[in-house]
RNA sequence: GGCAAACUAAUUGAAAAGUUAGGACGCAAAGCUUCCGGUCUAAGGUUGUAAAUGGAUUUUUUAGUGAACUAAGAUAGCGGAGUUGCCGCA
Numbered sequence: 001g002g003c004a005a006a007c008u009a010a011u012u013g014a015a016a017a018g019u020u021a022g023g024a025c026g027c028a029a030a031g032c033u034u035c036c037g038g039u040c041u042a043a044g045g046u047u048g049u050a051a052a053u054g055g056a057u058u059u060u061u062u063a064g065u066g067a068a069c070u071a072a073g074a075u076a077g078c079g080g081a082g083u084u085g086c087c088g089c090a
Stems, first nucleotide, its partner, number of pairs: 002027002007022006025077001031083003035080003038075003044070004049063004
């Protein structure tokens, strides 16, 4: 010399979160890449629920988002891995 947590404002997003400006808790790779594990979110999807429908194992449609599961979303300032890396002095 560099980056910039919380928080604030604007903005994008269903959310997690991102971006920009302010701001500094920290960081010697807090530069970059989701390859591996973890964590966060759950729009969509699946299951389940209710109603209608069909002769039926159960089919199809609609409703609702209260419930469970799910990443193709997010996190590189959660860890590992990969990759790149400024100037001066000693």
The RNA shown here (c-di-GMP-I riboswitch aptamer) has 90 nucleotides and comes from Shewanella baltica. Of the family's consensus pairs, 95% are formed in the model. The source organism's lineage runs through Bacteria, Pseudomonadati, Gammaproteobacteria, Shewanellaceae and Shewanella. Its mean pLDDT, the model's own confidence on a scale to 100, is 82.